A computed fold for a 115-nucleotide RNA from a Chloroflexota bacterium, annotated as SAM riboswitch aptamer (S box leader). Rfam family: SAM riboswitch aptamer (S box leader). From the family's description: The SAM riboswitch is found upstream of a number of genes which code for proteins involved in methionine or cysteine biosynthesis in Gram-positive bacteria. Lineage of the source: Bacteria > Bacillati > Chloroflexota.

RNA sequence: GCGUCAUCCAGAGCGGUGGAGGGACCGGCCCAGUGAAACCGCGGCAACCCUUGGCCUGCGCAGGCAGGUCAGGAAGGUGCCAAGUCCGGCAGGGAGACACCCUGACAGAUGAUAG
Numbered sequence: 001g002c003g004u005c006a007u008c009c010a011g012a013g014c015g016g017u018g019g020a021g022g023g024a025c026c027g028g029c030c031c032a033g034u035g036a037a038a039c040c041g042c043g044g045c046a047a048c049c050c051u052u053g054g055c056c057u058g059c060g061c062a063g064g065c066a067g068g069u070c071a072g073g074a075a076g077g078u079g080c081c082a083a084g085u086c087c088g089g090c091a092g093g094g095a096g097a098c099a100c101c102c103u104g105a106c107a108g109a110u111g112a113u114a115g
Stems, first nucleotide, its partner, number of pairs: 002115001003113006013042005021031003025089004043081003048077002050073010085107001090104005
């Protein structure tokens, strides 16, 4: 970097260094010298992996194992801490242009997993 699966209307920031960018891309609209990115320290959110217990199913002679589901936990591995993935981009629908709304893709992000 590529494939598969799941999730993306919730949540959570201060300080130091730094010194002009940042919000993936494009268009918009925002954030930013009342200090952007990045790095460091500390703090936090969440619950993907992880983990405890109940129940169901399957396998097993059995100890047990696997899957599903419900209720917990947060030590560890990731991730995250402006705005719904900030909004749209393609297609369809809401009779109809604009506007607006809805649905599904595409793209992207994160995790788990395979080669």